[in-house]
RNA sequence: CGCCAUCCGUUGGGGUGCCCUGCAAGGGGCUGAGAGGCUGCGCCAACCCAUCGAACCUGACCCGGCUCGCACCGGCGGAGGGAACGGAGACGCGCUCAAG
Numbered sequence: 001c002g003c004c005a006u007c008c009g010u011u012g013g014g015g016u017g018c019c020c021u022g023c024a025a026g027g028g029g030c031u032g033a034g035a036g037g038c039u040g041c042g043c044c045a046a047c048c049c050a051u052c053g054a055a056c057c058u059g060a061c062c063c064g065g066c067u068c069g070c071a072c073c074g075g076c077g078g079a080g081g082g083a084a085c086g087g088a089g090a091c092g093c094g095c096u097c098a099a100g
Stems, first nucleotide, its partner, number of pairs: 001094003006088005011050004017030005036044003056081003062075004
């Protein structure tokens, strides 16, 4: 000096499912970071993610296992899409110079 883990700011992206009960409103439970609130098209909040991108969407009311079901495991599959800039920055990595 460069890179980078990481952190901060701003901006942006994203999801909100399943089971039980109930006429309904609502209540209870499960998984998860997140299943929230309101005046409910929408807005706000929390949370996660932002190109080194598996946050999330599509294929997909997909296929196999498992489960009451969601979830979970494997496949599809590192397939196709997907939202970025600025600052700080190590005891990490690399390069260079100087001195001994």